Transfer RNA from a Candidatus Bathyarchaeota archaeon, 75 nucleotides, folded computationally. Model confidence (mean pLDDT): 82 of 100. Its Rfam family is "tRNA". Rfam links the family to the GO term triplet codon-amino acid adaptor activity.
RNA sequence: GGGCCGAUGGUACAGUCUGGUAGUUACGCUCGCCUCGCACGCGAGAGAUCGCGGGUUCAAAUCCCGCUCGGUCCA
Repeated sequence: GGGCCGAUGGUACAGUCUGGUAGUUACGCUCGCCUCGCACGCGAGAGAUCGCGGGUUCAAAUCCCGCUCGGUCCA
């Protein structure tokens, strides 16, 4: 330098193929119930506009372009 894959709540992931406005996901966090108290269990809640910048579209996490970072392969 080139090819491919990845970046989504605090963490790990799904959703991208087929555009329709992000998940009853797991763990974590907050509050309540339960308990003498803790844990477990039960109930409720907060939390991401999707790596960054543009474009297409009525509508973009999803399609297109550029870039950044990480992984991997080739030179």